């Protein structure tokens, strides 16, 4: 220098081949206990890496950029 994959909640990751963004763990509150742990219920938590484009509508499709990983030279 070229090519490919990936980027979604605090962490690990799904997702719809365009139409409301989710799970597990973690966190908070409550219940339970004499008190913890365990268990149960509820809740909070998202600029979907960034900027454009297409579209009535984009996490999803197209282009570029950034970062991580891998391959080639």
């Nucleotide at each position: 220098g070229c090519c490919g994959u990936c980027a979604u909640a605090g962490c690990u990751c799904a997702g719809c081949u365009g139409g409301c963004a989710g799970a597990g763990c973690g966190u908070a509150u409550u219940c339970u206990u004499g008190g913890u742990a365990a268990g149960a219920a509820u809740a909070a938590g998202g600029u979907g890496u960034u900027g454009g484009g297409u579209u009535c509508g984009a996490c999803c499709c197209c282009c570029a950029a950034u970062g991580a990983c891998g391959g080639c030279u």

The RNA shown here (transfer RNA) has 73 nucleotides and comes from a Candidatus Woesebacteria bacterium. Taxonomically the source falls in Candidatus Woeseibacteriota (Bacteria, Bacteria candidate phyla). Its Rfam family is "tRNA". It is annotated as a transfer RNA. The sequence was found in a public genome assembly.